Background:
The prediction has a mean pLDDT of 87. The RNA shown here (c-di-GMP-I-GGC riboswitch aptamer) has 83 nucleotides and comes from a Gemmataceae bacterium.

[in-house]
RNA sequence: CUCGAUAACAGCAAACUCGUCGUAAGGCGGGGACGCAAAGCCAUGGGCCCGGUUAGCCCGACCGGGUCGCCAGGUUGCCGAAG
Numbered sequence: 001c002u003c004g005a006u007a008a009c010a011g012c013a014a015a016c017u018c019g020u021c022g023u024a025a026g027g028c029g030g031g032g033a034c035g036c037a038a039a040g041c042c043a044u045g046g047g048c049c050c051g052g053u054u055a056g057c058c059c060g061a062c063c064g065g066g067u068c069g070c071c072a073g074g075u076u077g078c079c080g081a082a083g
Stems, first nucleotide, its partner, number of pairs: 002083001003080002011036002016031006034069001040075003044072003047067008
């Protein structure tokens, strides 16, 4: 460096639920743990979701927003068995 133990130390927290903010997706805080070795951070590319416009509707396109616990990319980082 790669790698990731039925190791150690620490950490995060899905569903559900209560409060709160938001038109919504969803965010934040409390409870709660399904999981996680980057489930730390960054919306850069793709995906997914929400709102609006495009003058019936759908599709599509465009604009704005959300999700990093969907994937990729960038960046920082604890521990150290075996290979």